[in-house]
RNA sequence: GCCCCCUUAGCUCAGUUGGAUAGAGCAUCAGACUUCUAAUCUGGCGGUCCCCCGUUCGAGCCGGGGAGGGGGUG
Numbered sequence: 001g002c003c004c005c006c007u008u009a010g011c012u013c014a015g016u017u018g019g020a021u022a023g024a025g026c027a028u029c030a031g032a033c034u035u036c037u038a039a040u041c042u043g044g045c046g047g048u049c050c051c052c053c054g055u056u057c058g059a060g061c062c063g064g065g066g067a068g069g070g071g072g073u074g
Base pairs, nucleotide, nucleotide: 001073002072003071004070005069006068007067010026011025012024013023019057028044029043030042031041032040050066051065052064053063054062
């Protein structure tokens, strides 16, 4: 240089053929339970879906460009 893959919550990741309020687990916070802690149970908090532009009535999802990370190859 060329090719391929990834980017969604603090972390690890789902998200189907474009559709209705963006999710799960862990973490964290509160409560219940317990003499206390842990464990367990219940609830809460937490997101501009990497950025910009486009297509569309509607984009996490489709198209173009860019950025970051990983892999392959001369």
This is a predicted structure of a 74-nucleotide RNA (transfer RNA) from a Myxococcota bacterium. Its mean pLDDT, the model's own confidence on a scale to 100, is 80. Its Rfam family is "tRNA". It is annotated as a transfer RNA. NCBI's taxonomy places the organism under Bacteria, Pseudomonadati, Myxococcota.